RNAcentral holds the sequence, with entries from ENA and Greengenes. A computed fold for a 1394-nucleotide RNA from an uncultured bacterium, annotated as small-subunit ribosomal RNA. Rfam family: Bacterial small subunit ribosomal RNA.
[in-house]
RNA sequence: AGAGUUUGAUCCUGGCUCAGGAUGAACGCUGGCGGCGUGCUUAAUACAUGCAAGUCGAGCGAAGCACUUUAACGGAAUUCUCCGGAAGGAAGAUAAAGUGACUGAGCGGCGGACGGGUGAGUAACGCGUGGGUAACCUGCCUCAUACAGGGGGAUAACAGUUAGAAAUGGCUGCUAAUACCGCAUAAGCGCACAGGACCGCAUGGUCUGGUGUGAAAAACUCCGGUGGUAUGGGAUGGACCCGCGUUGGAUUAGGUAGUUGGUGGGGUAAUGGCCUACCAAGCCGACGAUCCAUAGCCGGCCUGAGAGGGUGAACGGCCACAUUGGGACUGAGACACGGCCCAGACUCCUACGGGAGGCAGCAGUGGGGAAUAUUGCACAAUGGGGGAAACCCUGAUGCAGCAACGCCGCGUGAGCGAAGAAGGCCUUUGGGUCGUAAAGCUCUGUCCUAGGGGAAGAAACAAAUGACGGUACCCUUGGAGGAAGCCCCGGCUAACUCCGUGCCAGCAGCCGCGGUAAUACGGAGGGGGCAAGCGUUAUCCGGAAUUAUUGGGCGUAAAGGGUACGUAGGUGGUCUUUUAAGCAUAGGGUAUAAGGCAAUGGCUCAACCAUUGUUCGCCCUAUGAACUGGAGGACUUGAGUGCAGGAGAGGAAAGCGGAAUUCCUAGUGUAGCGGUGAAAUGCGUAGAUAUUAGGAGGAACACCAGUGGCGAAGGCGGCUUUCUGGACUGUAACUGACACUGAGGUACGAAAGCGUGGGGAGCAAACAGGAUUAGAUACCCUGGUAGUCCACGCCGUAAACGAUGAGCACUAGGUGUCGGGGUCGCAAGACUUCGGUGCCGCAGUUAACGCAUUAAGUGCUCCGCCUGGGGAGUACGCACGCAAGUGUGAAACUCAAAGGAAUUGACGGGGACCCGCACAAGCAGCGGAGCAUGUGGUUUAAUUCGAAGCAACGCGAGGAACCUUACCAGCGUUUGACAUCCCAAGAAGUUAACAGAGAUGUUUUCGUGCCUCUUCGGAGGAACUUGAUGACAGGUGGUGCAUGGCUGUCGUCAGCUCGUGUCGUGAGAUGUUGGGUUAAGUCCCGCAACGAGCGCAACCCCUUUCGUAUGUUACCAUCAUUAAGUUGGGGACUCAUGCGAGACUGCCUGCGAUGAGCAGGAGGAAGGUGGGGAUGACGUCAAGUCAUCACGUCCCUUAUGUCUUGGGCUACAAACGUACUACAAUGGCUAUAACAAAGAGAAGCGAAUCCGCGAGGAGGAGCAAAACUGAUAAAAAUAGUCUCAGUUCGGAUUGCAGGCUGAAACUCGCCUGCAUGAAGCUGGAAUUGCUAGUAAUCACAGGUCAGCAUACUGUGGUGAAUACGUUCCCGGGCCUUGCACUCACCGCCCGUCA
Repeated sequence: AGAGUUUGAUCCUGGCUCAGGAUGAACGCUGGCGGCGUGCUUAAUACAUGCAAGUCGAGCGAAGCACUUUAACGGAAUUCUCCGGAAGGAAGAUAAAGUGACUGAGCGGCGGACGGGUGAGUAACGCGUGGGUAACCUGCCUCAUACAGGGGGAUAACAGUUAGAAAUGGCUGCUAAUACCGCAUAAGCGCACAGGACCGCAUGGUCUGGUGUGAAAAACUCCGGUGGUAUGGGAUGGACCCGCGUUGGAUUAGGUAGUUGGUGGGGUAAUGGCCUACCAAGCCGACGAUCCAUAGCCGGCCUGAGAGGGUGAACGGCCACAUUGGGACUGAGACACGGCCCAGACUCCUACGGGAGGCAGCAGUGGGGAAUAUUGCACAAUGGGGGAAACCCUGAUGCAGCAACGCCGCGUGAGCGAAGAAGGCCUUUGGGUCGUAAAGCUCUGUCCUAGGGGAAGAAACAAAUGACGGUACCCUUGGAGGAAGCCCCGGCUAACUCCGUGCCAGCAGCCGCGGUAAUACGGAGGGGGCAAGCGUUAUCCGGAAUUAUUGGGCGUAAAGGGUACGUAGGUGGUCUUUUAAGCAUAGGGUAUAAGGCAAUGGCUCAACCAUUGUUCGCCCUAUGAACUGGAGGACUUGAGUGCAGGAGAGGAAAGCGGAAUUCCUAGUGUAGCGGUGAAAUGCGUAGAUAUUAGGAGGAACACCAGUGGCGAAGGCGGCUUUCUGGACUGUAACUGACACUGAGGUACGAAAGCGUGGGGAGCAAACAGGAUUAGAUACCCUGGUAGUCCACGCCGUAAACGAUGAGCACUAGGUGUCGGGGUCGCAAGACUUCGGUGCCGCAGUUAACGCAUUAAGUGCUCCGCCUGGGGAGUACGCACGCAAGUGUGAAACUCAAAGGAAUUGACGGGGACCCGCACAAGCAGCGGAGCAUGUGGUUUAAUUCGAAGCAACGCGAGGAACCUUACCAGCGUUUGACAUCCCAAGAAGUUAACAGAGAUGUUUUCGUGCCUCUUCGGAGGAACUUGAUGACAGGUGGUGCAUGGCUGUCGUCAGCUCGUGUCGUGAGAUGUUGGGUUAAGUCCCGCAACGAGCGCAACCCCUUUCGUAUGUUACCAUCAUUAAGUUGGGGACUCAUGCGAGACUGCCUGCGAUGAGCAGGAGGAAGGUGGGGAUGACGUCAAGUCAUCACGUCCCUUAUGUCUUGGGCUACAAACGUACUACAAUGGCUAUAACAAAGAGAAGCGAAUCCGCGAGGAGGAGCAAAACUGAUAAAAAUAGUCUCAGUUCGGAUUGCAGGCUGAAACUCGCCUGCAUGAAGCUGGAAUUGCUAGUAAUCACAGGUCAGCAUACUGUGGUGAAUACGUUCCCGGGCCUUGCACUCACCGCCCGUCA
């Protein structure tokens, strides 16, 4: 950075699609490790369970525990004893006081307004950014100043009692405080009143002093302190206000009554309609109010070269919310997620009376969903709350677990290793490839495994303190062991083959693949890409300059409003003064952090993290040359006015005119008129049409008339008058930028249509009739109503077009024309200038066509409009309208195109030119009959297959009784009927019998050969036969749409191309077109073309004339001879075979351009390619043929091969093609030695002669042929007969008797004789051949072939008619034009139905 896709190809427009990046992702297949991140996008759905906000005993009372002390009890041990007692005072218990740690509840303090979650709501001062508060508050913290005196009354806890299931209370009584309440004090503070000084953008603020008035406090203590009250600062946090920015919809255009403002009052920390009473009637809105829909906003994130576009997970800031709605309380702070009250829904408990609850905290559950984790550990760190502290709490947080969800890193081994192993795949069978890949040998150890060591994170203050974690990391042991998939391979897009499938199954992002050889489906081998991932899906940006500010367009592709005037808006001439709003420069403030970028550093690297630097916007201040804007002044060239002129279908009204049509009246006049391609309807003897005269009425204005004029457009046309708009020319007196454009708006606006009232001659939708037609609701004809005309009012659209908005300026010319002016000239006219209107054309422009001073060129200003095709200018809504309808104007769905310009062809019931038995002019046919033959169809066991308009159908087939033969039925056979190789046996071969339809089968006779070696026993070999085995044979089985070769056809038509050059962006064009000419792209001339090739022509063959050479088997003039060129002879002639000559527009005249050539003529056997043949350009028809042959591939292999017998291909109701024979007298029949050419012959042609009516038979001379044979040519000619009839025409059909070929003529051959004697009397529509030795007619020969032509291929005989001509039919050639066709008119395409 581009690519694919519209076309036969091209250029353009234009959409669709792809390659890139990204993601909180999901799904499919797969999955080794680690680090760092991330993880309910859906149901702001419902929630079991546990935890997430407590703490302070250094505020207080009380209870329990332990200890100490005291008091009154108690009286033990022990001691003394006079035994009476005394002393002693322990345990224990009671009470009080104290101390200690703790427990749960209460009063009290602080904290539960932070932290954590979510994005429902919100289009808003909510957020962002920058400001303001002289209109405010702020607990804890900090600084400063001052102070704390003395009292009082309660209340929870507790006790008792009582209600209730419980939650929760009620009553009575007792008690404390840093709980609560008066009083005192008041530096300072608040409030009220009247002053002074200074300051501010306004309200006002600051300082100062005077009077009056008001409000404080709490104690605890370890004696260090901590706490309390008041006031003023600071810091932090918050509140309110303002400028700017912040989605879509106008098919939402008007909204608003506390609404906008004011005054008084209330309320608040504070301003304010925030609230209230009264007063006024405002306020917002096309610069988009209101309404509707959607949405948390931002830093950022993704993408992009950027401008932009998309997005708002995680992290950070702000806001909002906490089951839904409402409300306040407390407090420094809430209208409060784990507080209160009320209401709603839901869930739970209940004794039915009542109660309890709120995971959008962390885990977790159900549900929803394509989809998102553990009911983990710890307060060790960081931070938070409470506390003086120890400490307690902390699902904040730090960590761990799960998930390839993302990013980053590492590994799955490394070196050597060719017999290029085995195996797979492919193969032209040679080989190639997987592939040094594997195996094998030698190593290494990242991850892994086991063992040992082992952190930092810990900061205090000496100690103690680690959830993570025995983790990271280090060392050692062990072994290549445990670790690769996914997608793709037709083009875009890197990567190809085989098999399977057969428009099926399937693929596909777009184009598109698949209907029997699929690099596109599925599998395999191989290859490409990425890699612990790879693909798919979804979404966003990019590519897309495909919404275009950067950076697009509007003549024909989508797109200029029908036209003008004009409001808002936008833009705006020259000079000068001023102003700092835009703009520029400089400085300052802010722009959180994170992020991005750059550098450096830390984890082994990276991801990740850290440090430093840097980046945008907004605001303030200052300055400023020019430019834009604001303000002031001036100017005249833009614009306008005045004055003087001429031009005009410009508009409106009134009047007038003649021609014509129609009608009426009257006259003349008679049978038609009218109309058409032809007719008919219609009119007319009741007198039309025609013609004459008079009259009526309406509409339109011939000639002039002109790419002439006027108008903004629509539009305007007889003449005159009145009123009136605009443009132009000249002049330069006046104004002094007054201008341009113009969203909305207003006016005008063809035709048709609508309303009311007139009018109505002609014309004429609708309608009627007649024609045409398959039909004809049309075109044509005869009629005919609305309407067309007028007045007034609507409608508001057109291909309202120059498919081209308006204005200004600039940029070569030439030539017409309309209206003015100037100079010169007697004039004609010339030159020049302004305005309009045309054509041609340069530069330039355009995709091209084209435009080109009247731009579609170059610039400026403003408006309108476009963004793929269809759906659709449709639906809905709204507005307008009497209606018709008009304006505005979508979506679902669907396609990959739709389209513009130009190019090559093909085509046209387009044009011009030309040719052809194409028509015409002729001749003979076909179509009717019978028969032959082929085909379709039908039938059949089979009627084998192919050929299908011309260009299949007497075609393959040049000859089906068997064979052929491919078909059918039956009977057989399986290495085979045929080929090659291997093994065994046997020579080969041959005779006979039996069974059988035959193939074949079972027996059987004879035979041991040839070559080489030899030890003489034999062995081997060649050819052949038999048997066995497998490779293989075989297939007229499929595919002519896989093919070769061959062929048909356009067409023996004159065309088809190339090289170089030139033109065109290109496809392409030119050449090859044009003027002549020709059978011809044949030749000549001209020409941006010059040459060349394949075709044409010529060269080849036959034929026509002559010469020459030769002269047998051919010939015979002269001589001789014969029945006979029979023989001698001849070499003249014919003929044959060679070689030559000849014809070239060469000669003449005319035409033509002095050309090519054409016409005529001469000469000549032949004259303008003399006649015929062979010869078939590039290509077309997927034309024909796999059944001539060859061949790819598929299929069959005891059969789809092969052998054999019989049958069939020969069927037959009717149909078609092609021939033959006829229908007769130009004929039939009978008789009679007329005259050919070409070709054939050995398994052949077969003579003479004889037999038979004949087919034929017997016979076997001659001939491998200028020799012999078939072989008499026939028509013709001559003579006779028939006399127009189903016949002496015609011969089908049938009967009988024969002949020939052949193993064999039944199905199913040909011929002969006799007999029989059908249809048919010249053929409808339609259609074929032929232009001269042709048509027509007549016979002959050949190939095929045992036999079997009316077919085919050749041969000669006799031998015409007609062609004015190119209008038409068919086919073809060249040029041109149109085209929506290019599979090319047998095209394309529209509607209806399925």